[in-house]
RNA sequence: GCAGGUGUAGCACAAUGGCUAGUGCAUAGGUCUUCCAAACCUGAGAUGAGGGUUCGAUCCCCUUCACCUGCU
Numbered sequence: 001g002c003a004g005g006u007g008u009a010g011c012a013c014a015a016u017g018g019c020u021a022g023u024g025c026a027u028a029g030g031u032c033u034u035c036c037a038a039a040c041c042u043g044a045g046a047u048g049a050g051g052g053u054u055c056g057a058u059c060c061c062c063u064u065c066a067c068c069u070g071c072u
């Protein structure tokens, strides 16, 4: 330099154009308990960035950033 892949919550992952973006663990509050743990209930928190297509984009297109793999 070229090609391909990945990027979503603190962590690990879902979501094949219809969204009010979901699950587990973690975290905060509550119930229970003499206290702690466990269990149960409730909550906060996220689409790498910028454009485009579309009535509508996590999803499709372009550019860019970070990381990984391969080739030279």
Stems, first nucleotide, its partner, number of pairs: 001071007010025004018055001027043005048064005